Context: one part of a larger RNA
RNA sequence: UGACGGGGGCCCGCACAAGCGGUGGAGCAUGUGGUUCAAUUCGACGCAACGCGAAGAACCUUACCUGGGUUGGAAACCUCCCGAAUCUUCUGGAGACAGUCGAGUGCCCUUCGGGGAACGGGAUGUUCAGGUGCUGCAUGGCUGUCGUCAGCUCGUGUCGUGAGAUGUUGGGUUACGUCCCGCAACGAGCGCAACCCUUGUCUUUAGUUGCCAGCGGUUCGGCCGGGCACUCUAAAGAGACUGCCGGUGUCAAACCGGAGGAAGGUGAGGAUGACGUCAAGUCCUCAUGGCCCUUAUGCCCAGGGCUACACACGUGCUACAAUGGCGGCUACAACGGGCUGCAACAUCGCGAGGUGAAGCUAAUCCCUAAAAAGCCGCCUCAGUUCAGAUAGGAGUCUGCAACUCGACUCCUUGAAGUCGGAAUCGCUAGUAAUCGGAGAUCAGAACGCUCCGGUGAAUACGUUCCCGGGCCU
Numbered sequence: 001u002g003a004c005g006g007g008g009g010c011c012c013g014c015a016c017a018a019g020c021g022g023u024g025g026a027g028c029a030u031g032u033g034g035u036u037c038a039a040u041u042c043g044a045c046g047c048a049a050c051g052c053g054a055a056g057a058a059c060c061u062u063a064c065c066u067g068g069g070u071u072g073g074a075a076a077c078c079u080c081c082c083g084a085a086u087c088u089u090c091u092g093g094a095g096a097c098a099g100u101c102g103a104g105u106g107c108c109c110u111u112c113g114g115g116g117a118a119c120g121g122g123a124u125g126u127u128c129a130g131g132u133g134c135u136g137c138a139u140g141g142c143u144g145u146c147g148u149c150a151g152c153u154c155g156u157g158u159c160g161u162g163a164g165a166u167g168u169u170g171g172g173u174u175a176c177g178u179c180c181c182g183c184a185a186c187g188a189g190c191g192c193a194a195c196c197c198u199u200g201u202c203u204u205u206a207g208u209u210g211c212c213a214g215c216g217g218u219u220c221g222g223c224c225g226g227g228c229a230c231u232c233u234a235a236a237g238a239g240a241c242u243g244c245c246g247g248u249g250u251c252a253a254a255c256c257g258g259a260g261g262a263a264g265g266u267g268a269g270g271a272u273g274a275c276g277u278c279a280a281g282u283c284c285u286c287a288u289g290g291c292c293c294u295u296a297u298g299c300c301c302a303g304g305g306c307u308a309c310a311c312a313c314g315u316g317c318u319a320c321a322a323u324g325g326c327g328g329c330u331a332c333a334a335c336g337g338g339c340u341g342c343a344a345c346a347u348c349g350c351g352a353g354g355u356g357a358a359g360c361u362a363a364u365c366c367c368u369a370a371a372a373a374g375c376c377g378c379c380u381c382a383g384u385u386c387a388g389a390u391a392g393g394a395g396u397c398u399g400c401a402a403c404u405c406g407a408c409u410c411c412u413u414g415a416a417g418u419c420g421g422a423a424u425c426g427c428u429a430g431u432a433a434u435c436g437g438a439g440a441u442c443a444g445a446a447c448g449c450u451c452c453g454g455u456g457a458a459u460a461c462g463u464u465c466c467c468g469g470g471c472c473u
Stems, first nucleotide, its partner, number of pairs: 007473007015463002019427005026318008034309002042053002064304007073128001078125001079123005086103002090099003107116003130293002133291003139287002141282003144278001146276001151190006157166003170181003196270004201238007210228003215225003241264001244258005320420001324379006336367003341360002345356004386417001391412007433455007
């Protein structure tokens, strides 16, 4: 000077408390440990590993295993030889690959002998390729975390022999080292805040693909004429600044209350992450030092594995029911996506889906049915008309191919489960809870992830205690 203390003082945070809903019990999904295996590729391990890398393992991916092949190599550069390129038949084989038939002869130069460019095949190599082999404790880059916490520093001056201190401490105040006052300090930088995006109100501009107040027509559909007022779209502005009033306060900063206002004291949400910490994570994104392999630790292929299963843990989904289940009728969204695509509509099928097919490169057409909610009826507390695992059978779709190992549909089957021990998690408002929708990845394959809207609470006395953090001592 820091760090630490079951030292002290002050302060903050869903940290506790007050509430609401969960997890821990069940079944299933998924990740991990363990075990097993020829292999179950590798990494990640308190918070900050465990629905994590993986925004999607049937082949591919794929790095693993078994077997079959290959050695200048799958691709690139240099030298030499052959052939234009390219298309194509057949045979063996699991394929990689090996052999083989045919078509074809272009472009530039030419002394018509040939030469050259691109491309294909072959050969040489102590010039080399290749390695998801090792080291994240040799590294760059990127990332997590403390933490969106309010801190971390510098110049000059002053003090101290010096390490260092001061400034940054003190009195107030703030979400904030935010601001005010004081002070041997005076200034400054990185952070805070603001500037950025979205959202909430209004104005102007614009009016198709959007909209329809009034007028006319109508096949009753904004459908047509017409209009751009409204909604909306998307560009430019306005608006909020403690600006105004009252009180408190040190004549301060600020705080409390009020007015006006769509919005009030950071309006709400996002992006934004200081100096540093953890030899944190990543050599398997990429890059890279060193080491190692070079007829193999490289490369190609088929099949298998990553999907195993006595068990243990994490994260989720579905339930245990009447605030419910089932049947019928009937409303109201937003964000997105679409040409190897989205597909209306018609028709066939109980259905998954099939067939035909309009429209749409999309404010035009389609995905698109929103669901919960509402109305009517049945069930009457039971392992049930709850719950749906498991299993048998029959199918659909994608794809070269669903055996290992896909999703979905129909019939039958109908398990555990009657609200969960110790313990533990999330959340302070359009939030929790609950309900559905879309998208990325993607041929197919979400209960995951990322967004979107619908319905829509309870509680916060307070800071003694638990956890984490800040300042002074």

This is a predicted structure of a 473-nucleotide part of an RNA (small-subunit ribosomal RNA, 3' major domain) from a metagenome. Model confidence (mean pLDDT): 85 of 100.